[in-house]
RNA sequence: GGCGCCAUCGUCUAGUGGUCUAGGACACCGGCCUUUCAAGCCGGAGACCGUGGGUUCAAAUCCCGCCGGCGCUA
Numbered sequence: 001g002g003c004g005c006c007a008u009c010g011u012c013u014a015g016u017g018g019u020c021u022a023g024g025a026c027a028c029c030g031g032c033c034u035u036u037c038a039a040g041c042c043g044g045a046g047a048c049c050g051u052g053g054g055u056u057c058a059a060a061u062c063c064c065g066c067c068g069g070c071g072c073u074a
Stems, first nucleotide, its partner, number of pairs: 001073006010026004018057001028044005050066005
């Protein structure tokens, strides 16, 4: 250089064009319980989906460029 794959809350992830201005688990915060802690139960905050365009009435989702990561190849 060429080809392929990946990118969504702090972390791991669901999502496969419209039903929710994105759901879950762990972590975090508050409460209940307990003599206390842990566990358990209840509740809360937290991502406008790497970035810039395009297609569409409508894009996290489809297409292209770029940045980053991984692999194969020369």
Transfer RNA from a Candidatus Liptonbacteria bacterium, 74 nucleotides, folded computationally. Its mean pLDDT, the model's own confidence on a scale to 100, is 81. Rfam family: tRNA. It is annotated as a transfer RNA.